Record summary:
Transfer RNA from Notodromas monacha, 74 nucleotides, folded computationally. Model confidence (mean pLDDT): 82 of 100. Its Rfam family is "tRNA". About the family: Transfer RNA (tRNA) molecules are approximately 80 nucleotides in length.
[in-house]
RNA sequence: GCGCUGAUAGCUCAGUUGGUUAGAGCAGCCGACUCAUAAUCGGUUGGUCGCGGGUUCAAGUCCUGCUCGGCGCA
Numbered sequence: 001g002c003g004c005u006g007a008u009a010g011c012u013c014a015g016u017u018g019g020u021u022a023g024a025g026c027a028g029c030c031g032a033c034u035c036a037u038a039a040u041c042g043g044u045u046g047g048u049c050g051c052g053g054g055u056u057c058a059a060g061u062c063c064u065g066c067u068c069g070g071c072g073c074a
Base pairs, nucleotide, nucleotide: 001073002072003071004070005069006068007067010026011025012024013023019057028044029043030042031041032040050066051065052064053063054062
């Protein structure tokens, strides 16, 4: 340099043919239970969907440039 692939909550990840509230588990916070702690249970907070542009009535999803990570080729 070329090809493929990934980037979504603090962490690990899902997200269907593009279709309307962006989710799960863990973590955090509040509460229940307990003499108390843990465990368990209930509730709840938390998002520029890597960055920019485009297509569309509508984009996490499609197109494009870039950044960073991984794999392969030279």